[in-house]
RNA sequence: GGGCGAUUAGCUCAGUUGGUUAGAGCGCCUGUCUUACACACAGGAGGUCGUAGGUUCGAAUCCUACAUCGCCCA
Numbered sequence: 001g002g003g004c005g006a007u008u009a010g011c012u013c014a015g016u017u018g019g020u021u022a023g024a025g026c027g028c029c030u031g032u033c034u035u036a037c038a039c040a041c042a043g044g045a046g047g048u049c050g051u052a053g054g055u056u057c058g059a060a061u062c063c064u065a066c067a068u069c070g071c072c073c074a
Base pairs, nucleotide, nucleotide: 001073002072003071004070005069006068007067010026011025012024013023019057028044029043030042031041032040050066051065052064053063054062
C1' cells in the first nucleotide's frame, strides 16, 4: 500500500423486509430479607447505535468518506 471483517449501555453481545418508545446477560444503585455480608426477591438508573455526509416520508439497519481495532496478501 491492497483486500476482508468488526465498532450498539460500564463489560460481553443480540437487533427479523428500513417502520411507532433500541434490547438481553453480567455489573451498578435503591428497597425487602440478614447482627452483618452474600444469596434471593422487587424496583430503578445508564445509549450522540465510532465520526461526518448522502438516499428515503422514515436509517442502528442502505450508500460514500474518514477514524480505531483484528485477520490475510504484498

A computed fold for a 74-nucleotide RNA from a Bacteroidota bacterium, annotated as transfer RNA. It was read from a public genome assembly. It matches the Rfam family "tRNA". The family's RNA type in Rfam is transfer RNA. About the family: Transfer RNA (tRNA) molecules are approximately 80 nucleotides in length. Its mean pLDDT, the model's own confidence on a scale to 100, is 80. The organism belongs to Bacteroidota, within Bacteria.